[in-house]
Molecule: c-di-GMP-I riboswitch aptamer
RNA sequence: UACAUAUAGUGGCAAACCUGUUGAAAAGCAGGGACGCAAAGCUAAAGGGCCUAAGGGGAAACUAUGGCAGCCAGUUGCAAAA
Numbered sequence: 001u002a003c004a005u006a007u008a009g010u011g012g013c014a015a016a017c018c019u020g021u022u023g024a025a026a027a028g029c030a031g032g033g034a035c036g037c038a039a040a041g042c043u044a045a046a047g048g049g050c051c052u053a054a055g056g057g058g059a060a061a062c063u064a065u066g067g068c069a070g071c072c073a074g075u076u077g078c079a080a081a082a
Base pairs, nucleotide, nucleotide: 007079012037013036017032018031019030020029021028022027035070041075042074043073047072048071049068050067051066055063056062
């Protein structure tokens, strides 16, 4: 130095749910709240997957140009013993 494994604090993030707010919805944001997380940092114009269907469609089906990074993935990176 690289790889593998174990460990995580008077530090970090924050699921469900509640309140407010934006939105057609999914969902986002703010406050409260902690199920969990060692990348639960970042990326949705690299890719797969999932959610929604306003608009389109005679209706239904279907459909992303709307979302999800706490599904996989890509990328950067922290404490620390052997």